[in-house]
RNA sequence: GGUAGCCUUCGGGGCUGGGUGAGGGAAGCAGCCUUCCCAAUUCCCAACCGGUGGUGAUGCCCCCGCCCCACGGCGGGGGACGAGCCCAUCAGCCCCAGCGGUUGACUCCGGUGAGAAUCCGGGGCCGACAGUAAAGUCUGAAUGGGAGAAGGCACCG
Numbered sequence: 001g002g003u004a005g006c007c008u009u010c011g012g013g014g015c016u017g018g019g020u021g022a023g024g025g026a027a028g029c030a031g032c033c034u035u036c037c038c039a040a041u042u043c044c045c046a047a048c049c050g051g052u053g054g055u056g057a058u059g060c061c062c063c064c065g066c067c068c069c070a071c072g073g074c075g076g077g078g079g080a081c082g083a084g085c086c087c088a089u090c091a092g093c094c095c096c097a098g099c100g101g102u103u104g105a106c107u108c109c110g111g112u113g114a115g116a117a118u119c120c121g122g123g124g125c126c127g128a129c130a131g132u133a134a135a136g137u138c139u140g141a142a143u144g145g146g147a148g149a150a151g152g153c154a155c156c157g
Stems, first nucleotide, its partner, number of pairs: 001156003005153006016046004023038006047137002049127002051089004060079008084125002092102003107123005129140003
């Protein structure tokens, strides 16, 4: 360094405030009704969150060379970080059950720059199934599964 092998551990975040009142309850009334109380993490106004792998100009850190040393600059090499809406993929869902199918978001504008789908600023948008007052955030399937991550062993070079 490699491997169709084995083992261990790890492997998802998020409702705070206000409004409304489906519905329920209490008291009064002969009754129609009246008043009061409770009532949505689901509705409305704001709030909040972003699996895994890849790709990731600049900038940052380190090393080398050159510009007279330094400062600073230029060139080359390496490293850490870095995308919900770019590529792939897990979960979920479906079936004819396999090496199957399906699987969200206009991401836009501005800035910097030689170059931006990833950086910086601002806006927009998206989010399985079941339950329940209509759910990305509650409860449940789930003490589950999982893309994968880290380490160890074995074997090979």
FMN riboswitch aptamer (RFN element) from a Bacillota bacterium, 157 nucleotides, folded computationally.